[in-house]
RNA sequence: GGCGGGGUAGCUCAGUUGGUAGAGCAAAGGACUCAUAAGCCUUGGGUCUGGGGUUCGAUUCCCCACCCCGCCACCA
Numbered sequence: 001g002g003c004g005g006g007g008u009a010g011c012u013c014a015g016u017u018g019g020u021a022g023a024g025c026a027a028a029g030g031a032c033u034c035a036u037a038a039g040c041c042u043u044g045g046g047u048c049u050g051g052g053g054u055u056c057g058a059u060u061c062c063c064c065a066c067c068c069c070g071c072c073a074c075c076a
Base pairs, nucleotide, nucleotide: 001072002071003070004069005068006067007066010025011024012023013022019056027043028042029041030040049065050064051063052062053061
């Protein structure tokens, strides 16, 4: 330099004919227990990497940029 995949909650990840987003773990609270843990119940937590475009409407489609991973090529 070329190609491909990815960026969504604190973490790991879902989320398609475009219609304002979820799970598990973690966290907080409750109940239980002599007490703790496990299990049970409840709750909070997101400008979906940034900018622009299309659209009535974008996490989703298009363009550019940034970051991560992989493959290939080149130079030394």